[in-house]
RNA sequence: CGGUAUAGCUCAGUUGGUAGAGCAGCGCAUUCGUAACGCGCAGGUCAUGGGUUCAAGUCCCUUUACCG
Numbered sequence: 001c002g003g004u005a006u007a008g009c010u011c012a013g014u015u016g017g018u019a020g021a022g023c024a025g026c027g028c029a030u031u032c033g034u035a036a037c038g039c040g041c042a043g044g045u046c047a048u049g050g051g052u053u054c055a056a057g058u059c060c061c062u063u064u065a066c067c068g
Base pairs, nucleotide, nucleotide: 001068002067003066004065005064008023009022010021011020017054025041026040027039028038047063049061050060051059
């Protein structure tokens, strides 16, 4: 100097307009039972602190961590 930081994990998030998916977890159903499959539920300080805006995960600045 450049890139990355969003759920326990891996990652989406378009033009700024109510934060999502898969896996994992829990419950139900199924089965003699387990797993798989199916249905449902829960889970978020969007790394930190500020700024702009009616409104910020998204734009601007600072700091921190990681990668090059």
A computed fold for a 68-nucleotide RNA from Cardiobacterium valvarum, annotated as transfer RNA.
The coordinates come from a structure-prediction model, not an experiment, and the mean pLDDT is 83.
It matches the Rfam family "tRNA".